Overview:
A computed fold for an 82-nucleotide RNA from a Gammaproteobacteria bacterium, annotated as c-di-GMP-I riboswitch aptamer. It was read from a public genome assembly, where an Rfam model found it. The coordinates come from a structure-prediction model, not an experiment, and the mean pLDDT is 80.
Order: sequence, then C1' cells, then structure tokens
RNA sequence: AGUUGUUAAGGCCAAACCCGUUGCGAGGCGGGGACGGAAAGCCACGGAUCUCAAUGCAGCGCGAGAUGGCCGGGUUGCACAU
Repeated sequence: AGUUGUUAAGGCCAAACCCGUUGCGAGGCGGGGACGGAAAGCCACGGAUCUCAAUGCAGCGCGAGAUGGCCGGGUUGCACAU
C1' cells in the first nucleotide's frame, strides 16, 4: 500500500412511527425515536420501483422528477486482524 472480514476499543449513521415545515405528488428538511447498518459516507451512470404530465378508439409524437436504507457500479474513509 492492497484484498478480505468484524474479535475488542473509541465511536458513527438512523428504519417504522410522532410533531413541525416544504412540495401537485412520490418525497425532502428539522426535532424526538431506534428497526437495523462495516461504509446505512458521497455520486442518479445502468437496471428496478414510485410520483406528476401526456396518452388511454386508432395513428403520430412525447417528457419531468423521487428513491443511495432496492440492486449493480464509481469514489472516499476509521480501528483491529489476516
């Protein structure tokens, strides 16, 4: 320095739910809270799901967003062990 993982210590984050706030909405933010997490730090590149719009007889044409704690991927980091 790299890979893998989680035995200890110091720690870190924070699901559902509640309150406030914001958004047409999916959702986001703050406080409480703790289901869980070795990256549950960051990034919407690909897939997936969801929302709004369009369409919904046929034909033509046709988006915008959300979710990183859905998966893959990229990138950065702490301790110990190998």